[in-house]
RNA sequence: UUCUUAUCCAGAAAGGCUUAGGGUUAUGGCCCGUUGAAGCCUUGACAACCUCUCCGCUCCGGUGGAAAAGGUGCCAAUUCCAUCUUCUGUUCCAACAGAAGGCAGAUAAGUC
Numbered sequence: 001u002u003c004u005u006a007u008c009c010a011g012a013a014a015g016g017c018u019u020a021g022g023g024u025u026a027u028g029g030c031c032c033g034u035u036g037a038a039g040c041c042u043u044g045a046c047a048a049c050c051u052c053u054c055c056g057c058u059c060c061g062g063u064g065g066a067a068a069a070g071g072u073g074c075c076a077a078u079u080c081c082a083u084c085u086u087c088u089g090u091u092c093c094a095a096c097a098g099a100a101g102g103c104a105g106a107u108a109a110g111u112c
Stems, first nucleotide, its partner, number of pairs: 003110006013043005021032003026083004044075001046073001049071003053066005079104001084101007
């Protein structure tokens, strides 16, 4: 990277280096950043997808809980919001607001 499944409104800090951008496609917003963001390194935290361990349930296919050693992930804002569809409401129309879904994306496990 191809495909499948699951989750995505919660949660989580310091120090050093570095120097002007960043919020992971495009667009429109909005926000963060010299009170040093983003990036790299060290330590730590958060979480519980997989492995290990423990306690249950089971139709033996699975499933609930605990813990956090290992593999990942992650530590501003809902995946920051929206752009596509449907419904509802306001409304003369346009347009706006709300809800649901979808597309896309991220992460994990399996797979090509």